This is a predicted structure of a 108-nucleotide RNA (SAM riboswitch aptamer (S box leader)) from Flexistipes sinusarabici. Taxonomically the source falls in Flexistipes (Bacteria, Deferribacteres, Deferribacterales, Flexistipitaceae). It matches the Rfam family "SAM riboswitch aptamer (S box leader)". Rfam's curators write: The SAM riboswitch is found upstream of a number of genes which code for proteins involved in methionine or cysteine biosynthesis in Gram-positive bacteria. Its family is annotated with regulation of gene expression in the Gene Ontology.
RNA sequence: CUCUUAUCAAGAGUGGCUGAGGGAACGGGCCCUGAGAAGCCACAGCAACCGGUCUGCCGACGGGCAGAUGCAGGUGCUACUUCCCGCCCUUAACGGGGCAGAUAAGAG
Numbered sequence: 001c002u003c004u005u006a007u008c009a010a011g012a013g014u015g016g017c018u019g020a021g022g023g024a025a026c027g028g029g030c031c032c033u034g035a036g037a038a039g040c041c042a043c044a045g046c047a048a049c050c051g052g053u054c055u056g057c058c059g060a061c062g063g064g065c066a067g068a069u070g071c072a073g074g075u076g077c078u079a080c081u082u083c084c085c086g087c088c089c090u091u092a093a094c095g096g097g098g099c100a101g102a103u104a105a106g107a108g
Base pairs, nucleotide, nucleotide: 001108002107003106004105005104006103007102008101013043014042015041016040017039021032022031023030026086027085028084029083044078045077046076049074050073051071052069053068054067055066056065057064058063082100087097088096089095
């Protein structure tokens, strides 16, 4: 980077360095921002995909299935629904679907 599957309305910020942009990209809108954006660092926090642990059942004894549990290990995240709209359906919508994106697990 590509593919597959799952999830995306909940949750969680302070300090330091730095210094002008930022909310993925394009267009439109709406916002955040020198009362300090993005980035980096430290610490703190959130959450539960993977992993761990416990219990039960099954086993062809390699393990499998189900339930429970933050346990904080691998990742991730900590303004606004993935900030909203864009394409299709719907009379229309704060409705449904799609595209794109993000994250996780697996494969190449």